Predicted 3D model of a 71-nucleotide RNA (transfer RNA) from an Eggerthellaceae bacterium. The organism belongs to Eggerthellaceae, within Bacteria. Rfam family: tRNA. By type it is a transfer RNA. The coordinates come from a structure-prediction model, not an experiment, and the mean pLDDT is 85.
């Protein structure tokens, strides 16, 4: 340089084009002499611009970042 893949919560992953979900973490509470564990609850996200569409995490396009292959 060329080709391919990925990008969603602090982390790891879900989500036929129609209310973005879960686990762990964090925080609060219950329990306990205290703590841990357990249980209950709370917070928190679609990589950026543009396009298609009544409607985009999803489809298209141009970038960004990372990875893999190849020379």
């Nucleotide at each position: 340089g060329c080709g391919c893949c990925a990008c969603u919560a602090g982390u790891u992953u879900a989500a036929c084009g129609g209310c973005a979900a879960a686990a762990c973490a964090a925080c609060g509470g219950u329990c306990u002499c205290c703590a841990a564990a357990a249980c209950c609850g709370u917070c928190g996200a679609u990589u950026g611009g543009g396009g298609u569409u009544c409607g985009a995490u999803u489809c298209c396009u141009c970038g960004g970042u990372g990875g893999c292959g190849u020379g």